[in-house]
RNA sequence: GAGCCUGUAGCCUAAUCAGGAUAGGGCGAGAGCCUCCUAAGCUCUAGGUUGAGGGUUCGAAUCCCUCCAGGCUCG
Repeated sequence: GAGCCUGUAGCCUAAUCAGGAUAGGGCGAGAGCCUCCUAAGCUCUAGGUUGAGGGUUCGAAUCCCUCCAGGCUCG
């Protein structure tokens, strides 16, 4: 330098192929119930501008372009 893959909450992950309206789940965190206390169990709550910017569209996590970060391969 060229090609390919990946990027979603503090961590992991679904939805992406085939666009559809409040982005869901698990762990973790906080509060409550229970318990003499803790753990376990149960209930509730908060936390995401889906890597960044732009474009297409009535509508984008999803499609297109550029860039950023990580990984693999080739030279």
Molecule: transfer RNA
Organism: Candidatus Woesearchaeota archaeon